SAM-I/IV (S-adenosyl methionine) riboswitch aptamer from Camelimonas lactis, 109 nucleotides, folded computationally. It matches the Rfam family "SAM-I/IV (S-adenosyl methionine) riboswitch aptamer". Rfam 15.1 lists 567 matches to the family in 508 species. Its mean pLDDT, the model's own confidence on a scale to 100, is 75.
RNA sequence: GCCUUACAUCAGGAGUUGGGAUGGUUUCCCAACGCCAACCUGCCUGUUCCGGGCAAGGUGGCGCUCCCCAAGGGGAGGAUGUGGCCGACCGGCAACCAAACGGAACCAG
Numbered sequence: 001g002c003c004u005u006a007c008a009u010c011a012g013g014a015g016u017u018g019g020g021a022u023g024g025u026u027u028c029c030c031a032a033c034g035c036c037a038a039c040c041u042g043c044c045u046g047u048u049c050c051g052g053g054c055a056a057g058g059u060g061g062c063g064c065u066c067c068c069c070a071a072g073g074g075g076a077g078g079a080u081g082u083g084g085c086c087g088a089c090c091g092g093c094a095a096c097c098a099a100a101c102g103g104a105a106c107c108a109g
Base pairs, nucleotide, nucleotide: 006082007081008080009079010078015033016032017031018030019029020028021027034062035061036060039058040057041056042054043053044052046106047105048104049103050102051101064077065076066075067074068073084093085092086091
């Protein structure tokens, strides 16, 4: 990097500027800054689990499509995530400043 499988989500939320491709006002791609969200990592307790929170690191997004229906929903396709970087033997690095929990269990006293 590719393929297969599994789980979760597609309800809602969030954009401007500049550049490029295209016959095109369509659609797609790139960059900067901003925002949404909370999938992974990190932080909120000595440790673990559950719930809740913060939003720093890594993604993703800021215009899904089609079909059926009793119009509430359902199905199919498609999409996204299941940490990142250096090194490539061993191993190592960052997650800033600030703020910030609850329950249960374990260890110790």